[in-house]
RNA sequence: UGAGUGUGAAAGACAAUCGCUGACGAUUUAUUCGUUUGAGGAAAGUCCGGGCUCCAUAGGGCAGUGUGCUGGAUAACGUCCAGCGGGGGCAACCCCAGGGAAAGUGUCAUAGAAAAGGAAACCGCCUGUUUUCAGGUAAGGGUGGAAAGGUGCGGUAAGAGCGCACCAGCAGUCAGGUGACUGGCUGGCUUGAUAAACCCCACAUGGAGCAAGACCGAAUAGGGAAGAAUAUGAGGUGGCCCGCCGAUCUUCCGGGUGUGUCGCUAGAAUUGUCAGGUAACUGGCAAUCCAGAUAAAUGAUUGUCACCGCCUUGGCGGUACAGAACUCGGCUUAUUGAUCACUCAUGAC
RNA sequence: GCUGGUAUAGCACAGUCGGUAGUGCAUCGGAUUCGUAACCCGAAGGUCGCCAGUUCGAUUCUGGCUACCAGCUCCA
Numbered sequence: 001u002g003a004g005u006g007u008g009a010a011a012g013a014c015a016a017u018c019g020c021u022g023a024c025g026a027u028u029u030a031u032u033c034g035u036u037u038g039a040g041g042a043a044a045g046u047c048c049g050g051g052c053u054c055c056a057u058a059g060g061g062c063a064g065u066g067u068g069c070u071g072g073a074u075a076a077c078g079u080c081c082a083g084c085g086g087g088g089g090c091a092a093c094c095c096c097a098g099g100g101a102a103a104g105u106g107u108c109a110u111a112g113a114a115a116a117g118g119a120a121a122c123c124g125c126c127u128g129u130u131u132u133c134a135g136g137u138a139a140g141g142g143u144g145g146a147a148a149g150g151u152g153c154g155g156u157a158a159g160a161g162c163g164c165a166c167c168a169g170c171a172g173u174c175a176g177g178u179g180a181c182u183g184g185c186u187g188g189c190u191u192g193a194u195a196a197a198c199c200c201c202a203c204a205u206g207g208a209g210c211a212a213g214a215c216c217g218a219a220u221a222g223g224g225a226a227g228a229a230u231a232u233g234a235g236g237u238g239g240c241c242c243g244c245c246g247a248u249c250u251u252c253c254g255g256g257u258g259u260g261u262c263g264c265u266a267g268a269a270u271u272g273u274c275a276g277g278u279a280a281c282u283g284g285c286a287a288u289c290c291a292g293a294u295a296a297a298u299g300a301u302u303g304u305c306a307c308c309g310c311c312u313u314g315g316c317g318g319u320a321c322a323g324a325a326c327u328c329g330g331c332u333u334a335u336u337g338a339u340c341a342c343u344c345a346u347g348a349c
Numbered sequence: 350g351c352u353g354g355u356a357u358a359g360c361a362c363a364g365u366c367g368g369u370a371g372u373g374c375a376u377c378g379g380a381u382u383c384g385u386a387a388c389c390c391g392a393a394g395g396u397c398g399c400c401a402g403u404u405c406g407a408u409u410c411u412g413g414c415u416a417c418c419a420g421c422u423c424c425a
Stems, first nucleotide, its partner, number of pairs: 001345006010336001012305007020038001022036005040321001044332002047330005052209004059242004064205005069083005084098001085096004099200002104198002106194003122141002124137005149167006168190001170187007213262003216258001223253006235245002255424002269288008306319006350421007359374004368405001376392004398414005
């Protein structure tokens, strides 16, 4: 210099003018004035998991759904951290829905002799007969994504784990490790792929969602039609049965009323510091209060500076993605320019 | 804001334990007719919304995006 990998942060700054939401105060009477406050790392997608609320206090069983190497973190998770095993990359590093296919069932199109029974003989090889046919053979060819452990030596009529050595895999056993697993020894020689197909095993899981739900007030025609049920059970209970509660319920048409109050923002909060832990994270102490709406505000203009680009020496243009709606922890997606650490290549000293 | 669903030919729709995607209307050509329509015969037309993953193989199974549609206040 070029090409990459990883990490944690930032998201233009200041001033003036005009305007808006919320809160507080004053003025007063339906306004006006003052002070103060006001988006994010993703506020997004709504993909997971908590809090909270209601339905039994969320109870039992079946079904369904989800997760799936090991150990830990956590309120919880499909998230995170540290490892194990496998794969990719020269490397930094990255990726893995990573339990079970010798419990069972299904599928493996076309091609091929044969696609899972330890089966099967198309070409080839060997023996007999020599027209042809019969028998042996899974070494070789051919088909396929995949062909019944692989390589070599022996052996044989030709061959074959038929025998041996090494390698892969399986079972048993010993040692190390909390464990995934790793290493050694022995054995019989061998067992296809697919579980993001059914399924088996282990674990988890009741449902709905702030338009949840609670309270206060007002108004109307407390209406009409159809259907279900009536204690032998409607409905709550949004898969089913039991259990619990126990009289109306569902749909359509029509009507009324407040864009009322609470829920609503002090929280698994933020910042700093100390301690523990490899880390995720946890604990102590101190300080701070930081949007809360009528699903409606959070803006606009100008000037100076900062960064980038263009023409050219003072002008012009630009400064991403994007906008809270009960709330928090994650994931995913969108997106700007840099920092730091590391790797590889090339060149110079 | 919350919840659910859909995307397949020009249009409306089928397609299930994964194996080369169909139907009706429309379009085009032929035949029929004096001519047109209907009837009859034949043909063309598909990135199965997009990107990844699982698998030998994906419209189908899984994940992520995109677009569209529908439902949900209170009282009786």